Background:
A computed fold for a 75-nucleotide RNA from Anditalea sp., annotated as transfer RNA. The prediction has a mean pLDDT of 81. Rfam family: tRNA. Rfam describes the family as follows. Transfer RNA (tRNA) molecules are approximately 80 nucleotides in length.
[in-house]
RNA sequence: AGGUCGUUAGCUCAGUUGGUUCAGAGCGCUGCCUUGACAGGGCAGAGGUCACCAGUUCGAGUCUGGUACGGCCUA
Numbered sequence: 001a002g003g004u005c006g007u008u009a010g011c012u013c014a015g016u017u018g019g020u021u022c023a024g025a026g027c028g029c030u031g032c033c034u035u036g037a038c039a040g041g042g043c044a045g046a047g048g049u050c051a052c053c054a055g056u057u058c059g060a061g062u063c064u065g066g067u068a069c070g071g072c073c074u075a
Base pairs, nucleotide, nucleotide: 001074002073003072004071005070006069007068010027011026012025013024019058029045030044031043032042033041034040051067052066053065054064055063
C1' cells in the first nucleotide's frame, strides 16, 4: 500500500427480509428481602447518541459511501 472481517450497556455478545413493545441477554453494579454476620439465594432497578460523518428511504442497529480504531491475509 491492497484485500477482508469487526465496532451495540462497565465486560462478553445476540439482534432474522429495513417496519408496532427492536434497545436485548449473561456477567458485573445499586437497593430491598433472607442471615447474628458473610457467602449463596429471591425480588426490583439503574446503565446505550447502536464508533463517527454523510447518503438512500415514508421509515436505518440493519442498506450504500467515507473516516477512525482493532483483528487477519497479501505485498

Source information: The source organism's lineage runs through Bacteria, Pseudomonadati, Bacteroidota, Cytophagales and Anditalea.